[in-house]
RNA sequence: GUCCCCAUCGUCUAGAGGCCUAGGACGUCGCCCUUUCAAGGCGAUAACAAGGGUUCGAAUCCCUUUGGGGACGCCA
Numbered sequence: 001g002u003c004c005c006c007a008u009c010g011u012c013u014a015g016a017g018g019c020c021u022a023g024g025a026c027g028u029c030g031c032c033c034u035u036u037c038a039a040g041g042c043g044a045u046a047a048c049a050a051g052g053g054u055u056c057g058a059a060u061c062c063c064u065u066u067g068g069g070g071a072c073g074c075c076a
Base pairs, nucleotide, nucleotide: 001072002071003070004069005068006067007066010026011025012024013023018056027045028044029043030042031041032040049065050064051063052062053061
């Protein structure tokens, strides 16, 4: 330098154009239960890397950028 893959709650992840103002598990917080703690029950909490485009509609498709990972090449 070229190409490929990835980026979503604090963490791990679901998602493949409409069922997503985004779901689940763990975590955290509150309440219940319990002599106490743990476990358990109920509820709450919190996320689509950024910008642009396509579309009636984008987390999802396209382009650019940023960050991470990988493959190949160049270095006479």
The RNA shown here (transfer RNA) has 76 nucleotides and comes from Deltaproteobacteria bacterium HGW-Deltaproteobacteria-14. It was read from a public genome assembly. The source organism's lineage runs through Bacteria, delta/epsilon subdivisions and Deltaproteobacteria. Its mean pLDDT, the model's own confidence on a scale to 100, is 83. Its Rfam family is "tRNA". Rfam classes the family as a transfer RNA. Rfam describes the family as follows. Transfer RNA (tRNA) molecules are approximately 80 nucleotides in length. Its family is annotated with triplet codon-amino acid adaptor activity in the Gene Ontology.